A computed fold for an 80-nucleotide RNA from a Solirubrobacterales bacterium, annotated as c-di-GMP-I riboswitch aptamer. Rfam family: c-di-GMP-I riboswitch aptamer. Gene Ontology term of the family: cyclic-di-GMP binding. Its Rfam clan is "c-di-GMP_I riboswitch clan". Rfam's curators write: GEMM was predicted in a large-scale screen for bacterial structured RNA regulatory elements.
[in-house]
RNA sequence: UCUCGAAAAAGGCAAACCACUCGUGAGGGUGGGACGCAAAGCCACGGGACUCCAACAUCGGAGUCAGCCGGGUUGCCGAA
Numbered sequence: 001u002c003u004c005g006a007a008a009a010a011g012g013c014a015a016a017c018c019a020c021u022c023g024u025g026a027g028g029g030u031g032g033g034a035c036g037c038a039a040a041g042c043c044a045c046g047g048g049a050c051u052c053c054a055a056c057a058u059c060g061g062a063g064u065c066a067g068c069c070g071g072g073u074u075g076c077c078g079a080a
Base pairs, nucleotide, nucleotide: 004078005077012037013036017032018031019030020029021028022027035067041073042072043071045070046069047068048065049064050063051062052061053060
C1' cells in the first nucleotide's frame, strides 16, 4: 500500500415517529428522536421500486429513492 473487519481506540451518521416547512406527488429541508449502519460519505451509470403527465392501439416523457441491489469515487483505525 492492497485485501480484510475486532470482545480495540477516537469518533461519525441517523430509521420509524413527532413538530414546522417546501412539493400535484413520490419525496425533500430544519429541530427533536434512535431502528440500526464499517462507508447509512458522495455520485442517478446499470437494474429495481415509487410519483406525475400523456396515450388507452402501441410507444413514451419528466421526476423521487444512495438506509433496495450492483458499480464508480473519497475517507478514520489497524487486531486476526
Background
Lineage of the source: Bacteria > Bacillati > Actinomycetota > Thermoleophilia > Solirubrobacterales. Its mean pLDDT, the model's own confidence on a scale to 100, is 86.